[in-house]
RNA sequence: GCCUCCUUAGCUCAAUGGCAGAGCAGGCGGCUUUUAACCGUCGGGUUGGAAGUUCAAGUCUUCCAGGGGGCA
Numbered sequence: 001g002c003c004u005c006c007u008u009a010g011c012u013c014a015a016u017g018g019c020a021g022a023g024c025a026g027g028c029g030g031c032u033u034u035u036a037a038c039c040g041u042c043g044g045g046u047u048g049g050a051a052g053u054u055c056a057a058g059u060c061u062u063c064c065a066g067g068g069g070g071c072a
Base pairs, nucleotide, nucleotide: 001071002070003069004068005067006066007065010024011023012022013021018055026042027041028040029039030038048064049063050062051061052060
């Protein structure tokens, strides 16, 4: 330098172009003599950044940034 994949909640990951979710973690409550475990509930998001297409973009297109792999 070229090709390719990834980037979504604190962490690990989902989401057919049509309401952004789960598990773990965290807060509160229940249970328990207490803790842990277990049960219930609540909060937490610029979907890496900028633009484009579209009635509608996490999803499609372009550029940029960061990271992984391959070739030279």

RNAcentral holds the sequence, with entries from ENA and MGnify. A computed fold for a 72-nucleotide RNA from a Chloroflexia bacterium, annotated as transfer RNA. The source organism's lineage runs through Bacteria, Bacillati, Chloroflexota and Chloroflexia. Rfam family: tRNA. Its family is annotated with triplet codon-amino acid adaptor activity in the Gene Ontology. Rfam classes the family as a transfer RNA.